[in-house]
Context: one part of a larger RNA
RNA sequence: UGACGGGGAACCCGCACAAGCGGUGGAUGAUGUGGAUUAAUUCGAUGCAACGCGAAAAACCUUACCUACCCUUGACAUGUACGGAAUUCCGCUGAGAGGCGGGAGUGCCCGAAAGGGAGCCGUAACACAGGUGCUGCAUGGCUGUCGUCAGCUCGUGUCGUGAGAUGUUGGGUUAAGUCCCGCAACGAGCGCAACCCUUGUCCCUAGUUGCUACGCAAGAGCACUCCAGGGAGACUGCCGGUGACAAACCGGAGGAAGGUGGGGAUGACGUCAAGUCCUCAUGGCCCUUAUGGGUAGGGCUUCACACGUCAUACAAUGGUCGGAACAGAGGGUUGCCAAGCCGCGAGGUGGAGCCAAUCCCAGAAAACCGAUCGUAGUCCGGAUCGCAGUCUGCAACUCGACUGCGUGAAGCUGGAAUCGCUAGUAAUCGCGGAUCAGCAUGCCGCGGUGAAUACGUUCCCGGGUCUUGUACA
Numbered sequence: 001u002g003a004c005g006g007g008g009a010a011c012c013c014g015c016a017c018a019a020g021c022g023g024u025g026g027a028u029g030a031u032g033u034g035g036a037u038u039a040a041u042u043c044g045a046u047g048c049a050a051c052g053c054g055a056a057a058a059a060c061c062u063u064a065c066c067u068a069c070c071c072u073u074g075a076c077a078u079g080u081a082c083g084g085a086a087u088u089c090c091g092c093u094g095a096g097a098g099g100c101g102g103g104a105g106u107g108c109c110c111g112a113a114a115g116g117g118a119g120c121c122g123u124a125a126c127a128c129a130g131g132u133g134c135u136g137c138a139u140g141g142c143u144g145u146c147g148u149c150a151g152c153u154c155g156u157g158u159c160g161u162g163a164g165a166u167g168u169u170g171g172g173u174u175a176a177g178u179c180c181c182g183c184a185a186c187g188a189g190c191g192c193a194a195c196c197c198u199u200g201u202c203c204c205u206a207g208u209u210g211c212u213a214c215g216c217a218a219g220a221g222c223a224c225u226c227c228a229g230g231g232a233g234a235c236u237g238c239c240g241g242u243g244a245c246a247a248a249c250c251g252g253a254g255g256a257a258g259g260u261g262g263g264g265a266u267g268a269c270g271u272c273a274a275g276u277c278c279u280c281a282u283g284g285c286c287c288u289u290a291u292g293g294g295u296a297g298g299g300c301u302u303c304a305c306a307c308g309u310c311a312u313a314c315a316a317u318g319g320u321c322g323g324a325a326c327a328g329a330g331g332g333u334u335g336c337c338a339a340g341c342c343g344c345g346a347g348g349u350g351g352a353g354c355c356a357a358u359c360c361c362a363g364a365a366a367a368c369c370g371a372u373c374g375u376a377g378u379c380c381g382g383a384u385c386g387c388a389g390u391c392u393g394c395a396a397c398u399c400g401a402c403u404g405c406g407u408g409a410a411g412c413u414g415g416a417a418u419c420g421c422u423a424g425u426a427a428u429c430g431c432g433g434a435u436c437a438g439c440a441u442g443c444c445g446c447g448g449u450g451a452a453u454a455c456g457u458u459c460c461c462g463g464g465u466c467u468u469g470u471a472c473a
Base pairs, nucleotide, nucleotide: 001473002472003470004469005468007467008466010465011464012463013462014461016457017456020421021420022419023418024417027312028311029310030309031308032307033306034305035303036302043054044053065298066297067296068295069294070293071292074128078127079126080124081123082122083121084120087104088103089102090101091100092099093098108117109116110115130287131286133285134284135283139281140280141276142275143274144272146270151190152189153188154187155186156185157166158165159164170181171180172179196264197263198262199261201232202231203230204229205228207226210222211221212220214219235258238252239251240250241249242248314414318373319372320371321370322369323368330361331360332359335354336353340349341348342347380411385406386405387404388403389402390401391400427449428448429447430446431445432444433443
C1' cells in the first nucleotide's frame, strides 16, 4: 500500500430486509442438465455469472457421433506435364456413393492454314490440400461478472531515508469524485452528467394509399385523426422557507410535463489463468490409403431415478353455450392469400387483389349482455390410449404438427426451503415476428384490462466511503 475480520453499537445505498401482490418447491406435461444405459446416445457450458444455455427450428440434410460400404493430390486452393471443347443422352449393376460400357457433340479470341491462347473437363507424379483432432493454463478477437457500482489514475509541486503520502482526506450536499466551502496543494485525464434514439404537449410545412360536414359510391375538401420533416418547451428559470451570505433541500405557482419527466443505447482502471481453439483468426503438438473425404442406415428423441426453467390445472372472481364491441406492432412475389362453394373439423377448391398507409395474413382475447351448471373428482381438469383423418415433405416406423369421435389418469392450492416485482409496474388477456418445407408451452417484440404496499434501516445478502486490528501478500 492492499486484502481480510462472526472489528466500529461509524456513515451511506440497492426489491437487500421489512410492508404487500403473485409464484416455485406437491400433480401432469414440455424442455435443459446430472446419472444410468447404449454400437453411438457428438461436443461445449457447471455457485451467484452452467442447466427453454451455444441451438433464431436434430425425420433425411443439419451432424461434428456409431455401423457398414467406398475414395486417396483428394469435396476445396495454387503450381507443372500430357490429353480432350464445354456439355448432354442411354444401358447394366448397387442400399447409395460408386463401378462397368455405349452414343451425340465441336463453341470464344489471334491466325489464310498449321498452330497457339482463355475457360472448363480428365489423367499422372509431387509440392501440398484437409482435420468441429489436443492445448482458452501459449494467444487475438468477442462475451459474462462485480456494476451503470462511483470510482480509477496522471503531470507539476510539497512531505517522507524509503516503500509511499498529499491531491481523492475534512464540513455540507447529490443518483453521482454531483456541486459548494475549507485545506500544500494547483491543474488534468478515463469514468458520472449532457450531446444520440424513443415516448408524453403545442406550432409550422406537406396531404395519398391517410382523414371526413356530406346515407353508400362518385365527386369535393385538408379542419380533425394520422404520417414525417422542421421548430418551441423544463433551466431549480420564478415565489416563500431552511441553510454558512454557498452548494443544495422543502413547499408553492404556472405548465402537457418539475427537479435526471418515463424508457433505451451507452459498461472507467481492473477482478475471476471466468467462458469460447466447435463462429472466426492463430503459435505449438498430433493424423496424412486417415484423426481427411463420400454414401446408406441408425443415433443426438434411450429411462429405475435426481435437479433447474416453464406450460396447464386443481375451479363459481369459474366452466360451457349464444349474442355483440374495442388494439398496437409486425410480415408478405419460389410470398400473403379475399369473396364464393365443399367438409363437423384440420383442410380442400376457387381465383379477385397486393411488390402493399391501397390488397392479404386478420374473427384480437380477456372485458360486456343473456342462459345453464350448484360444490360434485363434477358440465372442473385434461394426461394417456384406441379408431378414423388432414397437411408439409423424395420419405412422418424409429421420430412431425394438427383435426374428429371415443377414453377420461394425477390433481381439491402444495413440507423444509426459495424466486420475481415499487406503476401503466406486478398480475392477467390475447396478437405478431425471427428461425422455418413442416414443427414453439421457448425466445424477441406488441398492445388490452390493471392493482396492493413501502412504518422504517435493528437484522439477512451485495456494494461504496472513512477508520481500526492482523502471525496474510